A computed fold for a 90-nucleotide RNA, annotated as c-di-GMP-I riboswitch aptamer. The coordinates come from a structure-prediction model, not an experiment, and the mean pLDDT is 88.
RNA sequence: CUCCGAUAAUAGCAAACCCAGGGCAACCUGGAGACGCAGAGCCAAGGAGCCGAAUUUAUUUACUUAUUUUCGGCUAGCCUAGCCACCGAA
Numbered sequence: 001c002u003c004c005g006a007u008a009a010u011a012g013c014a015a016a017c018c019c020a021g022g023g024c025a026a027c028c029u030g031g032a033g034a035c036g037c038a039g040a041g042c043c044a045a046g047g048a049g050c051c052g053a054a055u056u057u058a059u060u061u062a063c064u065u066a067u068u069u070u071c072g073g074c075u076a077g078c079c080u081a082g083c084c085a086c087c088g089a090a
Base pairs, nucleotide, nucleotide: 004088005087012037013036018031019030020029021028022027035077041083042082045080046079047078048075049074050073051072052071053070054069057066058065
């Protein structure tokens, strides 16, 4: 230094629920709160999931439900790729 990683040390993040605000929505921000996390730090490039609009086909009392395609968006606490980083027992 790399891999790896603890019942070590120091520090850190914060799921669900609830409250306030934003958004058509997925979801986001703040507060409160801890299920968990050794990258639960950054990044939406690939895959995946989700939302909205238009669209194809089937279906339905009904854009009702499923589905095709395109566009736009969300999730980094789903995986991969990329960037940066704390500690050091085995």
About this RNA:
It was read from a public genome assembly, where an Rfam model found it. Its Rfam family is "c-di-GMP-I riboswitch aptamer". About the family: GEMM was predicted in a large-scale screen for bacterial structured RNA regulatory elements. The family has 155 seed sequences and 5,092 matches in Rfam 15.1. Rfam links the family to the GO term cyclic-di-GMP binding. The model forms 100% of the base pairs in the Rfam consensus.